[in-house]
């Protein structure tokens, strides 16, 4: 550099759930726990997905008249890498 995940060594990681944590949420970071995982190690670059704190755009109400408060939709600069491509590095075997 390619393939490969049937064998071998070292082994590694860790879904749902539960507990403390940080967050508006989505989620994350800790400890439990094992549902998978040959890249389930990194990286949000692409398409996708989630969430919507601010923002806004419509609709009721109130009143101090241009703002509140409820509704309700939109919107990522938040986030998923264990959703898929893609970029980087790795064990183990083979060629």
């Nucleotide at each position: 550099u390619c393939u490969g995940a049937a064998a071998c060594a070292a082994g590694g990681c860790a879904a749902a759930c539960c507990c403390g944590u940080c967050g508006a949420a989505a989620g994350g970071c800790g400890g439990g726990g094992a549902c998978g995982c040959a890249a389930a190690a990194u990286c949000a670059c692409c398409g996708g997905c989630c969430u919507a704190c601010c923002g806004g755009a419509c609709g009721c109400u109130g009143c101090g008249a241009g703002c509140a408060g409820c509704g309700c939709c939109c919107c990522a600069a938040g986030g998923c890498a264990g959703c898929g491509g893609g970029a980087u590095c790795a064990c183990c075997a083979g060629g």